[in-house]
RNA sequence: CAGGCCGGUCGGGCAGUCGCGGUCCCGUGCGCGGGAUCGAGGAAAGUCCGCACUCCAUAGGGCACAACGUCGGAUAACGUCCGGGGCGGGGAAACAUCGCAAGAUGGUACCUGUCGGAUCGGGCCACAGAAACAAACAGCUCUCGUAAGAGAGUCAUGGUGAAAAGGUGGUGUAAGAGACCACCGGCGUCCGCAGUAAUGUGGGCGGCCAGGUAACCCCCGUUGGGAGCAAGGCCAAGCAGGGACAAAGUCCUCUUCGGAGGGCGAGAGGCGGCUCGUCUCUUUGAGUCCCGGGUAGGCUGCACGAGUGACAUGGUAACAUGUCAUCUAGAGAGAUGACUGCCCAGAUGCAAGAGAUUGCAUCGGACAGAAUGCGGCUUAUAGACUGGCCUGAGUU
RNA sequence: GCCCCAGUAGCUCAAAUGGAUAGAGCGAGGCUCUCCUAAAGCCUAGGUUGGGGGUUCGAAUCCCUCCUGGGGUA
Numbered sequence: 001c002a003g004g005c006c007g008g009u010c011g012g013g014c015a016g017u018c019g020c021g022g023u024c025c026c027g028u029g030c031g032c033g034g035g036a037u038c039g040a041g042g043a044a045a046g047u048c049c050g051c052a053c054u055c056c057a058u059a060g061g062g063c064a065c066a067a068c069g070u071c072g073g074a075u076a077a078c079g080u081c082c083g084g085g086g087c088g089g090g091g092a093a094a095c096a097u098c099g100c101a102a103g104a105u106g107g108u109a110c111c112u113g114u115c116g117g118a119u120c121g122g123g124c125c126a127c128a129g130a131a132a133c134a135a136a137c138a139g140c141u142c143u144c145g146u147a148a149g150a151g152a153g154u155c156a157u158g159g160u161g162a163a164a165a166g167g168u169g170g171u172g173u174a175a176g177a178g179a180c181c182a183c184c185g186g187c188g189u190c191c192g193c194a195g196u197a198a199u200g201u202g203g204g205c206g207g208c209c210a211g212g213u214a215a216c217c218c219c220c221g222u223u224g225g226g227a228g229c230a231a232g233g234c235c236a237a238g239c240a241g242g243g244a245c246a247a248a249g250u251c252c253u254c255u256u257c258g259g260a261g262g263g264c265g266a267g268a269g270g271c272g273g274c275u276c277g278u279c280u281c282u283u284u285g286a287g288u289c290c291c292g293g294g295u296a297g298g299c300u301g302c303a304c305g306a307g308u309g310a311c312a313u314g315g316u317a318a319c320a321u322g323u324c325a326u327c328u329a330g331a332g333a334g335a336u337g338a339c340u341g342c343c344c345a346g347a348u349g350c351a352a353g354a355g356a357u358u359g360c361a362u363c364g365g366a367c368a369g370a371a372u373g374c375g376g377c378u379u380a381u382a383g384a385c386u387g388g389c390c391u392g393a394g395u396u
Numbered sequence: 397g398c399c400c401c402a403g404u405a406g407c408u409c410a411a412a413u414g415g416a417u418a419g420a421g422c423g424a425g426g427c428u429c430u431c432c433u434a435a436a437g438c439c440u441a442g443g444u445u446g447g448g449g450g451u452u453c454g455a456a457u458c459c460c461u462c463c464u465g466g467g468g469u470a
Base pairs, nucleotide, nucleotide: 001392002391003390004389005388006387007386008385009384010383012343013342014341015340016339017338018337020039021038022037023036024035025034026033027032041367045378046377048376049375050374051373052372053228054227055226056225060276061275062274063273065224066223067222068221069220070084071083072082073081074080085115086114087113088112089111090110095106096105097104098103116219117218121217122216123213124212125211137158138157139154140153141152142151143150144149166184167183168182169181170180171179185209186208187206188205189204190203191202192201193200194199232300233299234298235297241291242290243289244288245287249264250263251262252261253260254259265283266282267281268280269279270278307326308325309324310323311322312321313320314319344365346363347362348361349360350359351358352357397469398468399467400466401465402464403463406422407421408420409419415453424440425439426438427437428436446462447461448460449459450458
């Protein structure tokens, strides 16, 4: 310098005019007016996960249901992130090999999917095939039979299929077969070494070698109580009640003899999957349901927080700790906008120039917009700046 | 805010528990019949099963994600 791959940051700037919302100050005729100051995002989005917070009981036991499932770490938590492992998939430019060439093959940077159990048990595996899990169609062998054929043995051979009894060679046999042997491949187990571990690697032993599917049910393990800021709290205003259903009492104590309290039982509710348990209320009108009536307001929750920025330290990293600095939207039918000028980045056209480039004109700045907050994921995004890794070439 | 359902040919619907080429009716085009049209008969085309990725030998169907449309509730 060229090419490829992976990240990170920003995502227009300045000035003027008009306008909108919050807070503070001043004025006021209480309607408002003036001034100062602050005012969207990397995704505010989708609402796909996880939390905080609030109420229900402080969130308890069991069943059901749901989600997750390699190892180690991070975190408030996660299905997220970081680092590693096993098994797969993809793979540029350039390079290497082959080739006359077109091209083919190869490894590499890098990207990416997946991850408990198939020996608890059940289900399914179309078509083809004899057979899809304890299977004999053809073939081969033996026996019977004159023969046709029947019976038995056999998966070495053939054909089918996505998948058919590990592979090659030998021994063996009537023919065959891990039936046995040697080597290779896989699985299990034991030991050594490396590693925190998953795992890798080396060796020994065992013929253990009869499938797949759990993103089908299922089994094992882990986690999860429900609802959601219209949660919830406070205040103000307003209204009218009616109907249906609805339990079971008993014992004890006190008594001013009217009743009051407690135990057991019963009923209702919290409890919105069921149940146990627990709490509250009622035990004679507690409660549930239906009809009808009223309200459509204010304050709060609600902006100092798992906050943000810089630096240092530890760590491969995610991240953690410390110091310093900083305060940064809070609407409530929902503010954060528009116009003009210049600049910056860009596109197109014309002109000049050998070229780099310069001048002019026109266009023109993406995706999108808070609504209790936070951590992730996913999706959308014109363009600009920047870091790292790999390959090749050139120069010193 | 919290939930649910659907997406297959131009339209309306199928496709048993995943099995091969995704079917049917209407519609469209052509031909026959007719003097012409309709009806009738014959033939033909038309599909990325909303998009993408995955599981599987195999996906319209199972899983994840995105898009579009509709509905419920306070």

This is a predicted complex of two RNAs, RNase P RNA and transfer RNA, with 470 nucleotides together.